[in-house]
Molecule: SAM riboswitch aptamer (S box leader)
Organism: Oceanobacillus bengalensis
RNA sequence: CUCUUAUAAAGAGAGGUUAAGGGACUGGCCCAAUGAUGCCUCGGCAACCCUUGAAUGUAUAUUCAAAAGGUGCCAAAUCCAGCAGACAAUAUGAUGUCUGAAUGAUAAGGG
Numbered sequence: 001c002u003c004u005u006a007u008a009a010a011g012a013g014a015g016g017u018u019a020a021g022g023g024a025c026u027g028g029c030c031c032a033a034u035g036a037u038g039c040c041u042c043g044g045c046a047a048c049c050c051u052u053g054a055a056u057g058u059a060u061a062u063u064c065a066a067a068a069g070g071u072g073c074c075a076a077a078u079c080c081a082g083c084a085g086a087c088a089a090u091a092u093g094a095u096g097u098c099u100g101a102a103u104g105a106u107a108a109g110g111g
Stems, first nucleotide, its partner, number of pairs: 001111007013042005021031003025082004043074003048070002051066006083100006
């Protein structure tokens, strides 16, 4: 970098340092000198992998619990939309609701 599978309206921030941007992309809308972003320290959330325990089971399985280890995460639904369809409303356009997909993200496994 790429492929496959799974997940997402829940949850969880302080300090130091830096100094103007940040929220992937585009549009919107937000956040930001009452300090963005990056880095460091400490803390936390979660339970994808590993591990441990329990229940069921023929089972290398399933479910539940824990959280030492490997990742991840700690503004807003993946912040909202983007493509397709259905419905509502409408002269048209703009719009709203729902469903599915796509995109990006993370994990695990493979190339």